[in-house]
Context: one part of a larger RNA
RNA sequence: UUAGGUUUAAAGGGUGCGUAGGCGGGACAUUAAGUCAGUGGUGAAAUCCCGAAGCUCAACUUCGGAACUGCCAUUGAUACUGAUGUUCUUGAGUUUGGAUGAAGUAGGCGGAAUGUGUAAUGUAGCGGUGAAAUGCAUAGAUAUUACGCAGAACACCGAUUGCGAAGGCAGCUUACUAAACCAUUACUGACGCUGAUGCACGAAAGCGUGGGUAGCGAACAGGAUUAGAUACCCUGGUAGUCCACGCCGUAAACGAUGUUCACUGGCUGUAUGCUAUAUAUUGUAUGCGGCUGAGCGAAAGCAUUAAGUGAACCACCUGGGGAGUACGUUGGCAACAAUGAAACUC
Numbered sequence: 001u002u003a004g005g006u007u008u009a010a011a012g013g014g015u016g017c018g019u020a021g022g023c024g025g026g027a028c029a030u031u032a033a034g035u036c037a038g039u040g041g042u043g044a045a046a047u048c049c050c051g052a053a054g055c056u057c058a059a060c061u062u063c064g065g066a067a068c069u070g071c072c073a074u075u076g077a078u079a080c081u082g083a084u085g086u087u088c089u090u091g092a093g094u095u096u097g098g099a100u101g102a103a104g105u106a107g108g109c110g111g112a113a114u115g116u117g118u119a120a121u122g123u124a125g126c127g128g129u130g131a132a133a134u135g136c137a138u139a140g141a142u143a144u145u146a147c148g149c150a151g152a153a154c155a156c157c158g159a160u161u162g163c164g165a166a167g168g169c170a171g172c173u174u175a176c177u178a179a180a181c182c183a184u185u186a187c188u189g190a191c192g193c194u195g196a197u198g199c200a201c202g203a204a205a206g207c208g209u210g211g212g213u214a215g216c217g218a219a220c221a222g223g224a225u226u227a228g229a230u231a232c233c234c235u236g237g238u239a240g241u242c243c244a245c246g247c248c249g250u251a252a253a254c255g256a257u258g259u260u261c262a263c264u265g266g267c268u269g270u271a272u273g274c275u276a277u278a279u280a281u282u283g284u285a286u287g288c289g290g291c292u293g294a295g296c297g298a299a300a301g302c303a304u305u306a307a308g309u310g311a312a313c314c315a316c317c318u319g320g321g322g323a324g325u326a327c328g329u330u331g332g333c334a335a336c337a338a339u340g341a342a343a344c345u346c
Base pairs, nucleotide, nucleotide: 004317005316006315007300008299012314014201015200016199017198021194022193023192025088026087027086028085029084030083031082033081034080035077036076037075038074039073040072041071042070049065050064051063052062053061054060091191092188093187094186096183097182098181100179103177104176105175106174107173108172109171110154114150115149116148117147118146119145120144121143125136126135162169163168206247207246208245209244210243211242215241216240220236221235222234223233258313259312260311261310262309263308265292266291267290268289269288270287271286272285273284274283276281295302296301319346320345321344328339329338330337331336
């Protein structure tokens, strides 16, 4: 490069926005760049191919033809692509009216539980385990009651629920912000899709500075267990977990399934709207699920939320190990991250 692929065999970028690029709806007109046709010029000779001829044949040589698939100029054609102009509304978007949700950011408030402080009642145990011990307790614990304080998380509702681009989001309430959806007029008039580089967001852990620290709890200490026990179990417990600001930029970041558009059976549940009479359902749009066909698939399975049938664009794969390693480069405070080989070996 060609071809084939990417749910699970190697392979979809963690997610979005978006530059260049690629691709792009209906009608009319003009143009004639791509495209197609004719003509002219050129495309050296040799070589190659075809037909003859000459060395006794052949190689070889000579002659003739074809070819040289190209380039330039010119005259035409106008279906498609392109360019320019006009226009359209079905793609896309805006407006109006609804209505939804754990969507986001900031503030305020709440109760239960836990721990702890003070006071009271009260007395010898509590706690923990397979069994124990370490531990706590006559300096009065555990338990019970009252009143304080602190931090973190929000029982029931709660669901195969809902929202968000993904990560993710759950007590109540206020403010601000965003969004899909439905209905219905009106408007713009292709404004679209994808998207290398780039930019933004991005769980947990980790890092920096300053706070905070109830519970839990890497490390660590002790008690057990055991042949040993750097573990599993128990008693403690520091970082951390929480907040603010700034880094890090990775995950089985998973639906292991890129985004967008069109088309292709049946049954059934559910969420949000609208609808009409069918009278508690009918129809319809959007989303989330289940079952089963055609088709697809190596099979498992997928099956209008496709892994079916087609189109556009991006990303990625090419035997196992060596290796996501080495070297170099870029980013980072660091930890590391990104890019990413080869020898050798089977």